[in-house]
RNA sequence: GGGAUCAUAGCUCAAUUGGUUAGAGCACUCGCCUGUCACGCGAGAGGUUGCCGGUUCGAUCCCGGUUGGUCCCG
Numbered sequence: 001g002g003g004a005u006c007a008u009a010g011c012u013c014a015a016u017u018g019g020u021u022a023g024a025g026c027a028c029u030c031g032c033c034u035g036u037c038a039c040g041c042g043a044g045a046g047g048u049u050g051c052c053g054g055u056u057c058g059a060u061c062c063c064g065g066u067u068g069g070u071c072c073c074g
Base pairs, nucleotide, nucleotide: 001073002072003071004070005069006068007067010026011025012024013023019057028044029043030042031041032040050066051065052064053063054062
């Protein structure tokens, strides 16, 4: 230098080859339970889907560019 692939909540990951509120587990907060803690049960908060633009009535999903990680080729 060329190519492939990944990037979504604090962490680990889903999301039907575009469709109307972006979810789960753990962690966090509150409540219940307990003499207390843990466990268990219930509820809640938490997201500019890496970034910039484009296509579309509508984008996590499609297209272009860009940043970073991993791998292959030279």
Transfer RNA from a bacterium, 74 nucleotides, folded computationally. Its Rfam family is "tRNA".